[in-house]
């Protein structure tokens, strides 16, 4: 600094925990974590050629594409929320605010590159 509602999982081993924290909610002896083995997803990095612009060149940038050599990743949106703002609802009626609910922005965390 980029990106994060897409996509993609079966076999051994293991035996009870996993889903970063916390707070719901999930998953999970019909076998959780960790390993190992095959197997798939993806285009951030190499790599490969196009196109456009900039540059005397060497090179750079910026779209689009091939490609699994290097990380990654194969429940659920990063499972949702977590702080701040707006705006809507709706609580017997009318006000009035505060929480708490729902959408939207923006942020903080975390993960990958």
């Nucleotide at each position: 600094c980029a990106u994060c509602u897409a996509g993609a999982g079966g076999g051994g081993u293991g035996g009870a925990g996993g889903g970063a924290c916390u707070g719901g909610c999930c998953c999970a002896g019909u076998g959780a974590a960790g390993c190992c083995c095959c197997g798939g997803c993806a285009a951030c990095c190499a790599u490969c050629g196009c196109g456009a612009c900039c540059g005397c060149a060497a090179g750079g940038u910026c779209g689009a594409g091939a490609c699994a050599g290097g990380u990654g990743c194969c429940a659920a949106a990063u499972c949702c929320a977590g702080c701040a703002g707006g705006c809507g609802a709706g609580c017997g009626c009318g006000g009035u605010a505060a929480a708490g609910c729902g959408c939207c922005u923006g942020g903080a965390a975390g993960a990958u590159g």
The RNA shown here (SAM riboswitch aptamer (S box leader)) has 113 nucleotides and comes from a soil metagenome. Rfam family: SAM riboswitch aptamer (S box leader). Rfam's curators write: The SAM riboswitch is found upstream of a number of genes which code for proteins involved in methionine or cysteine biosynthesis in Gram-positive bacteria. The model forms 93% of the base pairs in the Rfam consensus. RNAcentral holds the sequence, with entries from MGnify.